This is a predicted structure of a 75-nucleotide RNA (transfer RNA) from a Candidatus Hydrogenedentota bacterium.
Lineage of the source: Bacteria > Pseudomonadati > Candidatus Hydrogenedentota.
Its mean pLDDT, the model's own confidence on a scale to 100, is 81.
Its Rfam family is "tRNA". Rfam links the family to the GO term triplet codon-amino acid adaptor activity.
RNA sequence: UGCCGGAUAGCCAAAUGGUAAGGCGCCUGCCUCUGGAGCAGGAGACUCUAGGUUCGACUCCUAGUCCGGCAACCA
Numbered sequence: 001u002g003c004c005g006g007a008u009a010g011c012c013a014a015a016u017g018g019u020a021a022g023g024c025g026c027c028u029g030c031c032u033c034u035g036g037a038g039c040a041g042g043a044g045a046c047u048c049u050a051g052g053u054u055c056g057a058c059u060c061c062u063a064g065u066c067c068g069g070c071a072a073c074c075a
Stems, first nucleotide, its partner, number of pairs: 001071007010024003018055001026042005048064005
């Protein structure tokens, strides 16, 4: 320097262009002598940033930031 992949809740991780699942964790209740386990319920992300396309964008396009991998260059 080029190419490829990734960035979504505290963590992990889904989502034919149709308005954001699930697991862990957290909170409340039940149960229990207490805790854990179990059961029931609940809160939490407008999706890395800025534009564009579209009736509608996590998804498509452009640029950028960061992370990982590969190749090349220099020595």